Predicted 3D model of a 62-nucleotide RNA (transfer RNA) from a bovine gut metagenome. RNAcentral holds the sequence, with entries from MGnify.
RNA sequence: CGUAGCUCAGCUGGCAGAGUAUUGCACUUUUAAUGCAGUGGUCGUGGGUUCGAAUCCCACCG
Numbered sequence: 001c002g003u004a005g006c007u008c009a010g011c012u013g014g015c016a017g018a019g020u021a022u023u024g025c026a027c028u029u030u031u032a033a034u035g036c037a038g039u040g041g042u043c044g045u046g047g048g049u050u051c052g053a054a055u056c057c058c059a060c061c062g
Base pairs, nucleotide, nucleotide: 001062002061005020006019007018008017014051022038023037024036025035026034044060045059046058047057048056
């Protein structure tokens, strides 16, 4: 250090997000580009604290 397929935000505890990718539509003679909309998560695993944990504590795995 470990969060979406990939790259990473989010830790002041309070609805899990962005870019990219992907799907559909629009646009275009076609492709690409662009625009709009959608899909996508056991937040490494297991416990503890708390009304509530991605966030704090402990152990473990890589």